Parts: sequence; C1' cells; structure tokens
RNA sequence: CUCGACAAAGGCAAACCACUCGCAAGGGUGGGACGCAAAACCGAUGGGCCCCUAGAGGGGCAGCCAGGUUACCGAAG
Repeated sequence: CUCGACAAAGGCAAACCACUCGCAAGGGUGGGACGCAAAACCGAUGGGCCCCUAGAGGGGCAGCCAGGUUACCGAAG
C1' cells in the first nucleotide's frame, strides 16, 4: 500500500413513533436500531430514483452507483 477478522476500542443510524417545516417528494430535533469499514466530509457534476406542474419549468434523495477530500484499529493474505 492492498485488505477487512465470530479481534479490541469507539462511531453512524433504516423502518417506525412524537414534535416540527414543506402542496408534495422530503428536511430538522428527540426516541429507536435494520444495517454500515468510510452509512465520515464535499458535491445534485454524470447515470438513477422520487415529488410538484396543463406545459415551460421548478424541487428532493449522498443509506442507489460513479466522482473529489480525509481518517481509527491491525489478525490472516
């Protein structure tokens, strides 16, 4: 460096519930854990998905995949 263990320490938190913002998708806070070795951070740029709209168009999702930046631990290979 790669890699990721029935290892150790720690971290995050899906569904759902309460409150709240939003027409909605969805967001925030708290509870809660299905999972996650980058489920840390950046970014809707490409692909993808979702919502609103008669349309033009506008909006959302980073825990769908690419992309950029950085990082704890150390068995085996």
Molecule: c-di-GMP-I-GGC riboswitch aptamer